[in-house]
The RNA shown here (small-subunit ribosomal RNA) has 1564 nucleotides and comes from a Bacillota bacterium. Taxonomically the source falls in Bacillota (Bacteria, Bacillati). The RNAcentral record of the sequence draws on ENA.
RNA sequence: UUAACGGAGAGUUUGAUCCUGGCUCAGGACGAACGCUGGCGGCGUGUUUCAUACAUGCAAGUCGAGCGGGGUAUAUACAGUAGCUUGCUACAGUAUAUACCUAGCGGCGGACGGGUGAGUAACACGUGGGCAAUCUGCCCACCAGUUGGGAAUAACAUCGGGAAACUGAUGCUAAUACCGAAUACACCUAAGAGAUCGCAUGAACUUUUAGGGAAAGAGGGCCUCUGAUUCAAGCUCUUGCUGGUGGAUGAGCCCGCGGCCCAUUAGCUAGUUGGUGAGGUAAAGGCUCACCAAGGCGACGAUGGGUAGCCGGCCUGAGAGGGUGAACGGCCACACUGGGACUGAGACACGGCCCAGACUCCUACGGGAGGCAGCAGUAGGGAAUUUUGUACAAUGGGGGAAACCCUGAUACAGCGACGCCGCGUGAGCGAAGAAGGCCUUCGGGUUGUAAAGCUCUGUCAGUGGAGAAGAAGACCCUUGACCUAAUACGUCGAGGGGAUGACGGUAUCCGCAAAGGAAGCCCCGGCUAACUACGUGCCAGCAGCCGCGGUAAUACGUAGGGGGCGAGCGUUGUCCGGAAUUAUUGGGCGUAAAGGGCAUGCAGGCGGCCUUGUAAGUCUGAUGUGAAAGCUCAGAGCUCAACUCUGAAAUUGCAUCGGAUACUGCAGGGCUUGAGGGCAGGAGAGGAAAGUGGAAUUCCCGGUGGAGCGGUGGAAUGCGUAGAGAUCGGGAGGAACACCAGUGGCGAAGGCGACUUUCUGGCCUGACCCUGACGCUGAGGUGCGAAAGCGUGGGGAGCAAACAGGAUUAGAUACCCUGGUAGUCCACGCCGUAAACGAUGGGUACUAGGUGUGGGAGGUAUCGACCCCUUCCGUGCCGGAGUUAACACAAUAAGUACCCCGCCUGGGGAGUACGGUCGCAAGGCUGAAACUCAAAGGAAUUGACGGGGGCCCGCACAAGCAGUGGAGCAUGUGGUUUAAUUCGAAGCAACGCGAAGAACCUUACCUGGACUUGACAUCCCCUGAUCGGUGUAGAGAUACAUCUUCCCUUCGGGGCAGGGAGACAGGUGUUGCAUGGUUGUCGUCAGCUCGUGUCGUGAGAUGUUGGGUUAAGUCCCGCAACGAGCGCAACCCUCGUCCUGUGUUACCAGCACAUAAUGGUGGGGACUCACAGGAGACUGCCGGUGAUAAACCGGAGGAAGGUGAGGAUGACGUCAAAUCAUCAUGGCCCUUAUGUCCAGGGCUACACACGUGCUACAAUGGCCGGUACAAUGGGCUGCAAGCUGGUGACAGUGAGCCAAUCCCAUAAAACCGGUCCCAGUUCGGAUUGCAGGCUGCAACUCGCCUGCAUGAAGUCGGAAUUGCUAGUAAUCGCGGAUCAGAACGCCGCGGUGAAUACGUUCCCGGGCCUUGUACACACCGCCCGUCACACCACGAAAGUUGGCAACACCCGAAGCCGGUGAGCUAACCCGUAAGGGAAGCAGCCGUCGAAGGUGGGGCUGAUGAUUGGGGUGAAGUCGUAACAAGGUAGCCGUAUCGGAAGGUGCGGCUGGAUCACCUCCUUU
Repeated sequence: UUAACGGAGAGUUUGAUCCUGGCUCAGGACGAACGCUGGCGGCGUGUUUCAUACAUGCAAGUCGAGCGGGGUAUAUACAGUAGCUUGCUACAGUAUAUACCUAGCGGCGGACGGGUGAGUAACACGUGGGCAAUCUGCCCACCAGUUGGGAAUAACAUCGGGAAACUGAUGCUAAUACCGAAUACACCUAAGAGAUCGCAUGAACUUUUAGGGAAAGAGGGCCUCUGAUUCAAGCUCUUGCUGGUGGAUGAGCCCGCGGCCCAUUAGCUAGUUGGUGAGGUAAAGGCUCACCAAGGCGACGAUGGGUAGCCGGCCUGAGAGGGUGAACGGCCACACUGGGACUGAGACACGGCCCAGACUCCUACGGGAGGCAGCAGUAGGGAAUUUUGUACAAUGGGGGAAACCCUGAUACAGCGACGCCGCGUGAGCGAAGAAGGCCUUCGGGUUGUAAAGCUCUGUCAGUGGAGAAGAAGACCCUUGACCUAAUACGUCGAGGGGAUGACGGUAUCCGCAAAGGAAGCCCCGGCUAACUACGUGCCAGCAGCCGCGGUAAUACGUAGGGGGCGAGCGUUGUCCGGAAUUAUUGGGCGUAAAGGGCAUGCAGGCGGCCUUGUAAGUCUGAUGUGAAAGCUCAGAGCUCAACUCUGAAAUUGCAUCGGAUACUGCAGGGCUUGAGGGCAGGAGAGGAAAGUGGAAUUCCCGGUGGAGCGGUGGAAUGCGUAGAGAUCGGGAGGAACACCAGUGGCGAAGGCGACUUUCUGGCCUGACCCUGACGCUGAGGUGCGAAAGCGUGGGGAGCAAACAGGAUUAGAUACCCUGGUAGUCCACGCCGUAAACGAUGGGUACUAGGUGUGGGAGGUAUCGACCCCUUCCGUGCCGGAGUUAACACAAUAAGUACCCCGCCUGGGGAGUACGGUCGCAAGGCUGAAACUCAAAGGAAUUGACGGGGGCCCGCACAAGCAGUGGAGCAUGUGGUUUAAUUCGAAGCAACGCGAAGAACCUUACCUGGACUUGACAUCCCCUGAUCGGUGUAGAGAUACAUCUUCCCUUCGGGGCAGGGAGACAGGUGUUGCAUGGUUGUCGUCAGCUCGUGUCGUGAGAUGUUGGGUUAAGUCCCGCAACGAGCGCAACCCUCGUCCUGUGUUACCAGCACAUAAUGGUGGGGACUCACAGGAGACUGCCGGUGAUAAACCGGAGGAAGGUGAGGAUGACGUCAAAUCAUCAUGGCCCUUAUGUCCAGGGCUACACACGUGCUACAAUGGCCGGUACAAUGGGCUGCAAGCUGGUGACAGUGAGCCAAUCCCAUAAAACCGGUCCCAGUUCGGAUUGCAGGCUGCAACUCGCCUGCAUGAAGUCGGAAUUGCUAGUAAUCGCGGAUCAGAACGCCGCGGUGAAUACGUUCCCGGGCCUUGUACACACCGCCCGUCACACCACGAAAGUUGGCAACACCCGAAGCCGGUGAGCUAACCCGUAAGGGAAGCAGCCGUCGAAGGUGGGGCUGAUGAUUGGGGUGAAGUCGUAACAAGGUAGCCGUAUCGGAAGGUGCGGCUGGAUCACCUCCUUU
């Protein structure tokens, strides 16, 4: 500088991660449909379904300048009739002429235009070629001609038939209708000669001879030439006709290549394939026929089946591709269904014919008519698709000389938001941020400049007016040229004039008025832009995927607000995209889906080095073609755009010609390195056959011997006195080959193991020689192929499916045991599968090392051997790069590349069904779909768990002591009961728990009686009393009566009380799964985390693991970690020793006083003690062990020694743990009651069950008497000494004490003495009776205590189970809280005061490491199969009933063809004629032949009693198979058995845990 304009992802598997993999979404498109909504215009577009049936109208006619008639009108002439004004009018007629019309004959056109897509998988289409194998009306150019005759027939007339459609007979007539004749070429046929060309068959040309073949006229004009009155002939112009040659256009035929699915369609074919000859066609050809030959097609997919018009294009996509074939354009096919031909240039003919069939219509029943897949329209089907419109003005087509006619082609209009494009529904200003709505933390926020209001504008619609382009040609006039004898005619050109518009009074323009008439739809959990309130309460509903909804729903419904698009917006359907999710571009196969079990090898694919040629592939240049439209770019026209026009580009392709030759191919020549052969050595469980051997098991015989053997976790069945087992000897028979033996060897795999012989395959090494690419792979094919199994025949020792018995068990069709048959073995033949695995196809090459081992060779060295070095082939391990999702692989690749084969494409259904094929069978191979799910899966991570492992701890076990479980009682709970027995707590971690104390109260419950702004709070109004005392009624609340009667004040009012209205109060109502707070528990267990760094794609890891050690993640050492935090420890309190200070109420050694005695007193400050403050203990010291560490062991000292003892202290978290009834609190609920008050009752019930305790069962004791020694505490509504009374509880009185002072308050076990003498007792005290005491309004329900009497169970407790390691357990009493009273409970205190711990195997709990996992709601997990029920789709099924395509035979329409043609026949020939010939027709016969019929098969669909499995479903039943060693490791193949999962046998695999051993490797 130029070119290139082009590629986005997300959600969802998990506790989390990476990967694999499916599902889903965001985009674009549509001939669409549906829902809601809807102002205008332009341009497009509109039966995708029943190729279903069609009423009605229209869609193909035209030519009189081809012909004969006919009709109408006019003119002239003629004669007639009537009127009569006697030459005029009217009427009918004849002749002629003119103009117009047209039924028929004739010509051209109805083969175009228009519709549809049924059929068709084909030369149908596309593309490129060929025809030397062809035709072509109209059109163009050229050559030549257009002479002269004949016979009919429609129309018409007459007579008939028929309902009609239509038609018969007779008679007449014309032609550009028909038929001979003449003439004729560059025409056709036959024969001959010459020379040219072609790839070939052959073609074209020149020439000779013979034969054959044409025609039509019409219109206009003229009189120069002929005859001549017109006129005719003639001339001339135009047009038509005939023969021929070319062209153009159109058509026909042939060929190469290209484009659907199924192989669960593998063989197809008889005119089939070819030849010769003939026929036929415009034309090649089995197109048809006769004869001959036996071919032809097919894995490069024939044949068959299914589906489908093909293309330009259209949609999508970055592209490559994928999908599609509406509109527009090209081709094909079809025209009610099937068949057929005729005519014609062209058809086997959409609006023609014939026949058959179905259907519809008419009918006089005899017979006829019809074909909208033309335009409109109707019915039907359907989710769904328009007007029975206008015009030939334009464009185009047919006919005609033309005017013109026809044209549902076409041009326009109408309907539909069906699509694309454009415009509008107003613009500016406007804060009191109005009202209203919604939300609210009640402050406000939002709707929102939005509205109102003010100022403007005028698109569209409305209304009034003006008003196009699309029109030019043809026709007519004038004129030039040509033609001609010609100023006719005609043709071409120029000029002029008049007329021609469906759309349409449309587009467009101007005026007027007024913001006036014009906005909706979807969405707002994430993906995905956009949030709140109310209602609802797993209901109603939503949902594209994930998923929302079970009382606080941004997910349902409504509202407010918001987001998006906008005359539309959503939904549904379909296609492409995203999806690299079929991967050519551009994927994979060890474990995710996926390597064939292994080899051999045909076809195919791929292929070493050098060289020559060729030019098929390849590259390149040119030419032709690739229609137009479309797409793209540039420009232009409608005001823009859509739309349209012009030009360019593109059309990536095909064909032809020329060139290049590196690579590939082909052909030729050579080479040796790939491959193979020869020679010399070598190792080996390689294979097959025959033979031989010893050990062992079992059996048989005999001897010895005498009671058991065997078997198991333990047993039993079984064997044994008829002699087992044991042991010795002898014998029989079958099977397998210990040690050697080794990640050793061999083989393609399966597999192969005693020894010898024979036969035989492959492999390795060495050095040379030879061949000369002979190679690699390999779809089909073929062979081999463990175990089990099958067939036939043997054999049978052991083992052992099935089976039997015994056990185990809830059961046990199992695991264990005793037996035991097939089978295991041999021969022959099948089967053909395995976790046939390295879950890894084969071949070749390349790419660091290290270290073993097997078989060789060489070197060095040595006397020799080892050792060492090099190298080839195998077989292992470790490891780098690289690869991988990771795990891992790593020269034996899963690395880097190439070649070939096989295989995969979500899970389930299912390796199933059907079909085919193989097999004797079992079964193998091949191998779907419906339906269903949003996952299924791989690797790795963190946890949790394991009837996995290792280490460690704990009153966890063990060792001990005392208990509980048995009794009675107390107390709590369950259950039951009840009017109520209020509520909560529920394994540990509920149950003497909330409750540190229910007679009323408490109290929440029940019954009954009352109150309703309330028992309690705030606000407002009124009043000034109320309270209180007394009395009456009542169960009381309450009501009434009566007595008495306010306080403070800043004078505003306030307090208090009563009354009233409403806001509100109140609720122990609900939700602890909405919450705060508090608490329990794991657990006083040693753990739980973070920052930075590092490793890993990541989750995560590391740190925190390891070696030691500790009570401890305590400390030390090591280490890709270094640090830190919460925990541990320490700091705090109490106890233990000492010191210091202080010294009353405490203390009393010494001194003194007093007493019967006492710290009673003076005093003291020593001691105890109290209160403060210090010291002390730190593994500090010594020795040992240990790693010179941490630490441990022992010792010294010390009051205390390794945390001195106890307490407080509870990490991150777990249990939706507990509590809404302590309290607080959101939401919900009740409001003359779920609130409040009162009385009584209940919480205390009682066949029963459980927990926690007390008291006991006695002599280590009970009872009686006596004698000692504490500590913690409490006390004014209180503790109460002392005294008196009482047997006692207690009562009376009452000092002292607000407490180191007084009191509770005698501590009890203990000790001393006595008694009891083993018993239901002098044990034990329940229960009950009587009599009392205390508290309290009140002890009936329902308290405690005392005395007397009574004197139950119970004689040490089954299974099971609890606490405790030292001042502990046990035992003994004392105190306190609550409290009027009411502890065996609870919280504390002291007294007496043990036993045991070998130890960590086991139970329980916990910590760390590791391992497995299909668990993550985390083992109380997950999960399998039968059965039962419901629903769904599918298979089978006696059959039943359709469809399709063939086959065989029968019948055989129309029709072509062939034959015949005695009947019939105008043209031509012969003949005077009659008649004959030629040519033809009817009829008949034959071939073919549609439809139809009959028959047996094939394929395919629907349906079917019943049946089979499968899938899905809420909490069903039975078991527990799998996941941990899943409790018998699991799985694969096979056989067999069993309700079911499944069990067992045989062989195999590791995708098995654990322990041990062996081998190898790594580090030190």